[in-house]
Molecule: transfer RNA
Organism: uncultured Oscillospiraceae bacterium
Parts: sequence; C1' cells; structure tokens
RNA sequence: GGCGCCAUCGUCUAAUCUGGUCAGGACGCCAGCCUCUCAAGCUGGAAAUUAUGGGUUCGAUCCCCAUUGGCGUCA
Repeated sequence: GGCGCCAUCGUCUAAUCUGGUCAGGACGCCAGCCUCUCAAGCUGGAAAUUAUGGGUUCGAUCCCCAUUGGCGUCA
C1' cells in the first nucleotide's frame, strides 16, 4: 500500500440483511418495598444525537462516499 471485518447507555450487547413505535435487554448505578441489619428478592427510575463528516430519502443505527481508530489477511 490492496482487501475484509468491527465502532451503539458506565460495561457487555440486540435491532442493520428488508429504512418507519419513545433505539430494547442483561449487569452495574440511584430510589423505594422487604429485613433487627446486610445480602438475595420485588417494584420503579436515570443513563446511548448509534466513531466523525458529508450524500440519498418525506424519513437513516440501517443505504452510499470519505475520514479516524482497532483487528485480520495479502504483498
């Protein structure tokens, strides 16, 4: 240098193929219930402009282009 894959709440991830609900779940965190107390359990809550910048579209996490970072592969 060529090609391929990956990037989404604090963490791990789903949805992407086939564009359309308020982007869902687990753990963690916060509050309450329960308990003599803690843990466990139960209920509720906060938390993601979906790596960045453009394009297409009525509408983009999703399609297209470029860029950044990471991994793999070929030379």